A computed fold for a 1379-nucleotide RNA from an uncultured bacterium, annotated as small-subunit ribosomal RNA. Rfam family: Bacterial small subunit ribosomal RNA. The coordinates come from a structure-prediction model, not an experiment, and the mean pLDDT is 84. The sequence is in RNAcentral, with records from ENA, Greengenes and SILVA.
RNA sequence: AGAGUUUGAUCCUGGCUCAGGAUGAACGCUGGCGGCGUGCUUAACACAUGCAAGUCGAACGAGAGAAGAUCGGUGCUUGCACUGAUCCGAUCGAGUGGCGGACGGGUGAGUAACGCGUGGGUAACCUGCCUCAUACAGGGGAAUAACAGUUGGAAACGGCUGCUAAAACCGCAUAAGCGCACAGUAUCGCAUGAUACAGUGUGAAAAACCCCGGUGGUAUGAGAUGGACCCGCGUCUGAUUAGCUAGUUGGUGAGGUAACGGCCCACCAAGGCAACGAUCAGUAGCCGGCCUGAGAGGGUGAACGGCCACAUUGGGACUGAGACACGGCCCAAACUCCUACGGGAGGCAGCAGUGGGGAAUAUUGCACAAUGGGGGAAACCCUGAUGCAGCGACGCCGCGUGAGCGAAGAAGUAUUUCGGUAUGUAAAGCUCUAUCAGCAGGGAAGAUAAUGACGGUACCUGACUAAGAAGCCCUGGCUAACUACGUGUCAGCAGCCGCGGUAAUACGUAGGGGGCAAGCGUUAUCCGGAUUUACUGGGUGUAAAGGGAGCGUAGACGGCGAGGCAAGUCUGAUGUGAAAGCCUGGGGCUUAACCCCGGAACUGCAUUGGAAACUGCUUUGCUGGAGUGCCGGAGAGGUAAGCGGAAUUCCUAGUGUAGCGGUGAAAUGCGUAGAUAUUAGGAGGAACACCAGUGGCGAAGGCGGCUUACUGGACGGUAACUGACGCUGAGGCUCGAAAGCGUGGGGAGCAAACAGGAAAAGAUACCCUGGUAGUCCACGCCGUAAACGAUGAAUACUAGGUGUCGGGGCACAUAAGUGCUUCGGUGCCGCAGCAAACGCAUUAAGUAUUCCACCUGGGGAGUACGUUCGCAAGAAUGAAACUCAAAGGAAUUGACGGGGACCCGCACAAGCGGUGGAGCAUGUGGUUUAAUUCGAAGCAACGCGAAGAACCUUACCAGUCCUUGACAUCCAACUGACCGACCAGUAACGUGGUCUUCUCUUCGGAGUCUGUAUACAGGUGGUGCAUGGUUGUCGUCAGCUCGUGCCGUGAGGUGUUGGGUUAAGUCCCGCAACGAGCGCAACCCCUGUUCUUAGUUGCCAGCAUGUAAAGAUGGGAACUCUAAGAAGACUGCCGUAGAUAAUACGGAGGAAGGUGGGGAUGACGUCAAAUCAUCAUGCCCUUUAUGUCCUGGGCUACACACGUACUACAAUGGAUGUUACAGGGGGAAGCUAAAUAGUGAUAUGGAGCGAAACCCAAAAAGCAUCCCCAGUUCGGAUUGUAGGCUGAAAUUCGCCUACAUGAAGCCGGAAUUGCUAGUAAUGGCAGGUCAGCAUACUGCCGUGAAUACGUUCCCGGGCCUUGCACACAACGCCCGUCA
Repeated sequence: AGAGUUUGAUCCUGGCUCAGGAUGAACGCUGGCGGCGUGCUUAACACAUGCAAGUCGAACGAGAGAAGAUCGGUGCUUGCACUGAUCCGAUCGAGUGGCGGACGGGUGAGUAACGCGUGGGUAACCUGCCUCAUACAGGGGAAUAACAGUUGGAAACGGCUGCUAAAACCGCAUAAGCGCACAGUAUCGCAUGAUACAGUGUGAAAAACCCCGGUGGUAUGAGAUGGACCCGCGUCUGAUUAGCUAGUUGGUGAGGUAACGGCCCACCAAGGCAACGAUCAGUAGCCGGCCUGAGAGGGUGAACGGCCACAUUGGGACUGAGACACGGCCCAAACUCCUACGGGAGGCAGCAGUGGGGAAUAUUGCACAAUGGGGGAAACCCUGAUGCAGCGACGCCGCGUGAGCGAAGAAGUAUUUCGGUAUGUAAAGCUCUAUCAGCAGGGAAGAUAAUGACGGUACCUGACUAAGAAGCCCUGGCUAACUACGUGUCAGCAGCCGCGGUAAUACGUAGGGGGCAAGCGUUAUCCGGAUUUACUGGGUGUAAAGGGAGCGUAGACGGCGAGGCAAGUCUGAUGUGAAAGCCUGGGGCUUAACCCCGGAACUGCAUUGGAAACUGCUUUGCUGGAGUGCCGGAGAGGUAAGCGGAAUUCCUAGUGUAGCGGUGAAAUGCGUAGAUAUUAGGAGGAACACCAGUGGCGAAGGCGGCUUACUGGACGGUAACUGACGCUGAGGCUCGAAAGCGUGGGGAGCAAACAGGAAAAGAUACCCUGGUAGUCCACGCCGUAAACGAUGAAUACUAGGUGUCGGGGCACAUAAGUGCUUCGGUGCCGCAGCAAACGCAUUAAGUAUUCCACCUGGGGAGUACGUUCGCAAGAAUGAAACUCAAAGGAAUUGACGGGGACCCGCACAAGCGGUGGAGCAUGUGGUUUAAUUCGAAGCAACGCGAAGAACCUUACCAGUCCUUGACAUCCAACUGACCGACCAGUAACGUGGUCUUCUCUUCGGAGUCUGUAUACAGGUGGUGCAUGGUUGUCGUCAGCUCGUGCCGUGAGGUGUUGGGUUAAGUCCCGCAACGAGCGCAACCCCUGUUCUUAGUUGCCAGCAUGUAAAGAUGGGAACUCUAAGAAGACUGCCGUAGAUAAUACGGAGGAAGGUGGGGAUGACGUCAAAUCAUCAUGCCCUUUAUGUCCUGGGCUACACACGUACUACAAUGGAUGUUACAGGGGGAAGCUAAAUAGUGAUAUGGAGCGAAACCCAAAAAGCAUCCCCAGUUCGGAUUGUAGGCUGAAAUUCGCCUACAUGAAGCCGGAAUUGCUAGUAAUGGCAGGUCAGCAUACUGCCGUGAAUACGUUCCCGGGCCUUGCACACAACGCCCGUCA
């Protein structure tokens, strides 16, 4: 000293929480010793028992009376026992009397008060014992307890009669001095008055005792001590307590008191207190101090000390120096106890102790040895004050639980990647020591002679054993300290944020670690951090917060000059601020805590001397603030009256005919009884177009046709007058939009409510047709608004620029005017400064001053209650319980918007063809099933994984088997096997039996097989939300970033935005940016043109040969082609446009023209997108099974729904016939020719070909003929029969052929899809997979269109901008109702 927590991130505001210290504490776990402290905070609840205040015989009388002395008596044992009287008399103790029981001890109920604190006053007072001083004590008297007798009562307690003493009581005498009364003199004081002196009158005293030393008594004065009363200042909360008070305030006179006083009483007056908070209500003993804090403060008032109050509750007095009295009295009340029922007794908030209450607080201890107190002359007695001990880790302090060496880094434990690592020099082991505790011996101080409860205590010494002595909390961040297992939003944790849903450093346990330590944590409370009530030290435009506005009272603040005073202020001195405590310098206990001594401090109050700048008060001036006068112009300022035209509506009349009106579209409505439209006349109400303007006026609300009357304010000029008259303003008063209320008018239009019509799922709305209050006027209420500039008023100062409104001045021109300047208002931009930022910025949100108002987390709530106001509606004032950890402001980046601007895309539009309807194929869902294995799920799953499920595949189901295993590695041993053949058996594999029998070698060995054993294998089991890799998608969209610099407190921005342009962040220009990277483009492949080279298996123009025909042959290298290289295209050229740019348009040339066409190529990232079943892989699960082998079945089921294809519905067609023209591919377990057979699938056959050579291979749409619009010569599903092919096998479940059968379907609802040119559409061909199986997929070529005005709209995307309460980001967030 700070930290966590609002957000995707940021800054701020703001609350919540934490780290610190403390406690009379309590609870949980644990517990060795000692010292010093401390211990009912709750029931001021009730108390058994014992003790806590007595003492004095030197005040007094009576009594008991040990011992002793003297004199006797009896028994006799002649010195013993018993006994009587007298004297003395220790001692005891009831009573009279004295002093003390008013101290000490306890408690904090009451008290908001002169109770306490602090400082004063008493000229308004008292004071026993003590000290000092002066004086005195003479002489009498009458009683009374005790006691005796008697008597009442249960008792407590008495009554009556009689006797007696005193330092008990009462007179008398004395009176220096004292008190009182009267009237004087002097001095002094703040008033009453005080002091001193003298005079007269008057009043009141005394007690003895003794050890002869003294002690005590009376009066007066003084001191000391203790008390009483009064005053200034300070002393909690509430205004949802605003008025209180009749002895109340004052006076006079009596009374009372120690004393003043309404303290009390009589009379008189009507006062007194209060917004500077009276009264009332709540709470509370106050202080020194204690805790905390840097301090200022805040909290607290245990222990120790001072004061106060109280003693079961309430009241009262007596005694006394002192009480209205804790262990005294009386009365009343409650409670408890005794009782003979008549009546009595009691008071632990003294020390112990008991019950109760409570989370919780001790022994019915020892002693008066010390310190103190009471009595006494003293000895001494009393003392639960006090000194000690006991109990409690309740607190503070100190000590210990061992120290050194010790690596095989033991064992155990935990973990592990199995190598290790940690516990850990820790232990063991060796050496050493003895603080504490235990044992034994000695043994204090406290005491100045005697006396020691503590106590055989502290302390010292000796011997002995590492022995008897460590726990608690934490370990996600804050906050020091991490792993494993268990659990699986469960159990639980949590101070805040939060953790836990199968890999939890946050739960529980273990190991390790961290912290503190005889304690450690938790709970409670206080301060701190919190500048989060802000005096020090905060704010109010938008975060909470400026009153709606003005006038103005109290109050607060206030211009310039001079003089005075000294209240504030400053300064010196003095007194006080108790002690203890804190701080500091020393000292004493072994140290510390603790204790002792000294100092400082106690920031305060009071008295007094001084200063006079400032504030204040006072006196006197001034004109600059303020106001008045005079002159002048501007204005929707206000009130009242009158006038005007346009428009709407209504009425009357005319013309005129079928609609009008209204809407997105309609309908309700009006109209043939004549509307709407139009013309003329009239009525009535309300509002004032244009001018009109971030123009004007007003305090705000607000004010708009014209005229008149009355009237307020501001402004400019002038400088005659007043002379600080000012500013602000709690309460108060006034004004105050709209709506609303009351009474009476008025009512054209508009229009809540209401009615009807629409629209809608509904529509108590938005739209339409009507329509009442109301809107208007007069008077009276209401008193609120986003009453906003969300910005209180006033004054001064602090760069400018530019508009506009109302005045003035100067200059120049004179025609309008122009320029400069000044005062007042109203706008914009902008510097400094301020601000969290946005922004404000001479009209401040800047710099200062003054005053007022208001704020202190969100919700509950501007609600409830109370009060005031109001006719009501309601307004003003204005909480709490409970609940959350946020709520909020500004700005940033994204995402989003049925926001905007620009741009692109088969996105729409323009077209062509489809899907959706039918049949069938295929995939999916659903259902079914023993199983119908699994995955994929909007686009971006659904002819997808699967480039091809009859067995196999196969993962699924049923059934039979196997268990180190079908497969891999390692070790050891054995055998000569393994393989192969045969038989039995089975559904088949397992299984049983018989026969046969090693290989290679560099000769070292290696390999293979079988069986056994141990590690292990195996898993298409789970988790794609633990992962790698791969893939889809946005999207081939043009974007995504970085370095340095600059801007911003920061998140971030700039660059990448802007003007153009492009397919493109493509390029150009500009620019606080300059560069760079990943993307774009290019480089790569195919294709289109040409050239060069090469010329077989390809080609054949020319020259020959040759055939029925034929590059068949010689030859050729021209052409096509093949396949290698090269050229070509770059806006290069021209023109126009553009900014002399980029680029666009047009043209030339060219095979090709503006990326020529196509492909490959996919930035940063998004979707926890897909895949654990391609593969790999963590963890979990399984191990005679979730593994492996085999047979059969299933993946092919079938009411149905969807997707994707195929074939069609026909004449642009079908059937038949016939002659042409491709490209790219494939081929050896292969493609298969010719030929032959068959209607055909195909079979036989086998030439050729590992292929520019042979084969597949026929290309098909084309052309010709027939059909003539029909369920057909369309369409081909379905079914039957007979065949073919592949394959162990074709039933579940393959393909093909022939014949026969001939279903639906006549172009497809809502909706929806592809395509911009060699494209769509259409036609066929080939390939991969494959034994066989293609309407699928991947390729190839043939024929070959239509349309695009354009970007308003739909969808998707890009850039800029705007709004935002979203950030899991609109499938968001969020409100209400119900459960």